[in-house]
Molecule: transfer RNA
Organism: Hippea maritima DSM 10411
RNA sequence: GCCGGGGUGGUGAAACUGGUAGACGCGCUGGACUCAAAAUCCAGUGGGGGCGACCCCGUGCGGGUUCGAGUCCCGCCCCCGGCA
Numbered sequence: 001g002c003c004g005g006g007g008u009g010g011u012g013a014a015a016c017u018g019g020u021a022g023a024c025g026c027g028c029u030g031g032a033c034u035c036a037a038a039a040u041c042c043a044g045u046g047g048g049g050g051c052g053a054c055c056c057c058g059u060g061c062g063g064g065u066u067c068g069a070g071u072c073c074c075g076c077c078c079c080c081g082g083c084a
Base pairs, nucleotide, nucleotide: 001083002082003081004080005079006078007077010026011025012024019067027045028044029043030042031041032040046057047056048055049054060076061075062074063073064072
């Protein structure tokens, strides 16, 4: 340099043909149970604003297409594998 795969919460990983982003697991926080703990069970868990009902922002970065983009197109950055 060329080809292929990938980048989504604290973390792993989903998101069907473009149509509510974060299901599900782990971790963490609170609670139940226990003499206490482990295990198990229940609830919560992106960021900001508001007393509150709610509102705004968020898929590596910057653009584009579209009524609508994590998903499609263009450029760039980073990671993994292969070829030279």